[in-house]
């Protein structure tokens, strides 16, 4: 130093420019139970990596940067 993929919930991802940002698991609570586990209903938690652009509208898309991972030299 060039290329590429990634960055969203505590963890592991989903998420074709518009509908309220999500699912699993984890956490809290009830329920069941002599108790715990397991099951089951329910509920909290989001500056969507950081700064600008475009555009009515941006998690999506353009541009800089970080940051993690791969690969060239």
């Nucleotide at each position: 130093g060039c290329c590429c993929c990634g960055g969203u919930a505590g963890c592991u991802c989903a998420g074709c420019g518009g509908u309220c940002a999500g699912a699993g698991c984890g956490g809290c609570a009830g329920c069941c139970u002599c108790g715990u586990a397991a099951g089951u209903u329910g509920u909290a938690g989001g500056u969507c990596g950081c700064g600008g652009g475009u555009c009515c509208g941006a998690a999506u898309c353009c541009c800089g940067c970080u940051c993690g991972g791969g690969g060239c030299u």
Background
This is a predicted structure of a 73-nucleotide RNA (transfer RNA) from a Candidatus Bathyarchaeota archaeon. Rfam family: tRNA. Gene Ontology term of the family: triplet codon-amino acid adaptor activity. The family's RNA type in Rfam is transfer RNA. Model confidence (mean pLDDT): 81 of 100. Lineage of the source: Archaea > Thermoproteati > Candidatus Bathyarchaeota.